Large-subunit ribosomal RNA, domain I from an Archaeoglobaceae archaeon, 538 nucleotides, folded computationally. The source organism's lineage runs through Archaea, Methanobacteriati, Methanobacteriota, Archaeoglobales and Archaeoglobaceae. Model confidence (mean pLDDT): 84 of 100. Rfam family: Archaeal large subunit ribosomal RNA.
[in-house]
Context: one part of a larger RNA
């Protein structure tokens, strides 16, 4: 120098395990000038981090629940609370420093600095912007929300085997609004010589009709078949003040009554459709809740939470029995955790059961406001009404599957008035079928996950979320931003008294504890390595 085996050392792989992750599936769904969300700072007896709170400060008050211990993670020392019920849970309230929409005025947030009122002082109130308004009142709105909805703008890379229409894609990305959803809806819609009746979603039709340097590629609809259903209000024409609002009063409220202001540039009543309707005019006919409101009684749902059956019987191993022998017992409970190894009967649950406050839901009862151009059939058709820079028409564009035949926008021109208008995939003409636009509202089935709950053929610490530990922390970046690492001693600290060697708060060696050192650089402890000894070869 190799090779090999002991034995130790380094090292962390592997198994074990899990307070955490993923995903699904139910519920449940906004907060904000009554100052959010979201920081700063401060608060503990000792106090650096996390949490909790906020000059009342790891707390304060009421209920209700709950129990014998408590004084957060946190295990020590000191002290204290606490059956005159503490702690701890749940519902409600009080406080609530400065910044933040941020709101007196400014300011490099987390500081600076004014006016006016009240107030003896300490102090406490108004003082923002933009709309609305009956205008020196009095209101509302700003911000924030994890994704889900509408609406405004709106790329590129790549694809097209180059590249320019195209295609990525109306995506990503930004803006501005909304709500627990949103957004769309009651046919001037489809269909096809049958008929259907708002609108979403889900299948399906169908990767089909059609667009398309007819390339790459892009791509409906009606049908059917399900889920979930639901409709309504106005403008007008008639009528004209019958009407609202505010302030008193009376009442639980619905409502009433007084006074005021609004308001004839029209409150209000009536009307709202396509077999047309309506107003009008004539003639029958109905007459009171089915509307609205909640002091009252019942029922339901609803927070923490409550009750909840049977072995801790003998041997036997063992550090410990839940194990293995025996012998019982419960079971509407043999899910599942924990306990010193593997428990139906120990604990905590589990199966069945109970329980309220706040709020809410339902029913009853009982209140209110109803003779009105009032509801409703019929006739009548002279006469008024029915959404205008619309609808269509030419041109340009944006965009669609929309092709002659998609929706939209920009110029131009420009109708009708029921003997009316529109449609019906080229464009006009007839027929024949649909419908009634130029005004609005409208739960359900859908979408999402911040947030509760529960559950898995999921992942098991280089996995599973970037984070199972002070994790968007520590580091890095001028910043926008990038972003780790890191779990495990034992059944229980019993966490090693005392002795020694030593510079020694360092390691060690005797000694103890413990079942076992598992000894805190602690479950298990592989290889690579590295050292000692031993033994083969050179």
């Nucleotide at each position: 120098c190799u090779c090999g085996g002991u034995c130790g050392g380094u090292g962390a792989a592997u198994g074990g395990c899990u307070c955490g992750g993923c995903u699904c599936a139910a519920g449940c769904g906004c907060u904000g000038a009554a100052g959010a969300a979201g920081g700063g700072c401060g608060u503990g007896c000792c106090a650096a981090g996390c949490u909790g709170c906020g000059u009342u400060a790891a707390g304060c008050c009421u209920c209700g629940g709950g129990a014998a211990g408590g004084c957060g993670c946190a295990a020590g020392g000191a002290g204290c609370c606490u059956u005159u019920u503490a702690a701890c849970c749940g519902a409600g309230g009080a406080u609530g420093c400065c910044c933040g929409a941020a709101u007196g005025g400014g300011a490099u947030a987390u500081c600076c600095u004014g006016u006016c009122c009240c107030g003896u002082a300490a102090g406490g109130g108004a003082u923002g912007u933009u709309c609305c308004g009956u205008a020196u009142a009095g209101g509302a709105a700003c911000a924030g929300g994890a994704a889900c909805g509408c609406g405004g703008g709106g790329g590129a890379a790549g694809g097209a085997a180059g590249c320019a229409u195209c295609u990525g894609a109306g995506u990503a990305c930004c803006c501005g609004c909304a709500g627990g959803a949103a957004a769309a809806g009651a046919a001037a819609g489809c269909a096809a010589a049958c008929g259907c009746g708002a609108u979403g979603c889900c299948g399906u039709g169908a990767g089909u009709a059609g667009g398309g340097g007819c390339g790459a590629u892009c791509g409906a609809a009606a049908u059917c078949g399900g889920c979930g259903c639901a409709g309504c209000c106005c403008a007008a024409a008639c009528c004209g003040a019958a009407u609202a609002c505010c302030u008193g009063c009376a009442g639980a409220a619905a409502u009433g009554c007084a006074g005021g202001u609004a308001c004839a540039u029209g409150u209000g009543g009536u009307g709202u459709u396509g077999u047309a309707g309506g107003a009008c005019u004539c003639c029958g006919u109905c007459c009171a809740a089915u509307g609205c409101c909640u002091c009252g009684a019942g029922a339901g749902g609803a927070a923490a939470g409550c009750c909840g059956a049977a072995g801790u019987u003998g041997g036997c191993u063992g550090g410990a029995a839940a194990g293995c022998c025996a012998c019982g017992c419960c079971u509407u409970a043999g899910a599942g955790g924990g306990u010193g190894a593997u428990a139906g009967c120990c604990c905590c649950g589990u199966a069945g059961g109970c329980g309220u406050a706040a709020c809410u839901u339902c029913u009853c009862a009982g209140g209110c406001u109803a003779c009105g151009a009032g509801g409703u059939g019929g006739a009548g058709u002279a006469u008024c009404c029915u959404g205008a820079g619309u609808a269509c028409c030419g041109u340009g564009g944006a965009u669609c599957g929309g092709a002659a035949a998609u929706u939209c926008c920009g110029c131009g021109g420009a109708a009708a008035g029921c003997u009316g208008g529109g449609g019906g995939g080229c464009a006009u003409c007839a027929a024949c079928c649909c419908c009634c636009a130029a005004g609005g509202c409208u739960a359900a089935a859908u979408a999402c996950g911040u947030c509760u709950u529960g559950a898995g053929u999921c992942c098991g610490a280089u996995a599973g979320c970037g984070c199972a530990g002070u994790a968007g922390u520590a580091c890095c970046g001028u910043g926008a931003g990038g972003g780790a690492a890191a779990a495990c001693u034992g059944a229980a600290a019993a966490g090693a008294a005392c002795c020694c060697c030593a510079g020694g708060a360092a390691g060690g060696g005797g000694g103890g504890u413990g079942a076992a050192a598992a000894g805190a650089g602690c479950c298990u402890g592989a290889a690579a390595u590295c050292g000692a000894c031993c033994g083969g070869g050179g």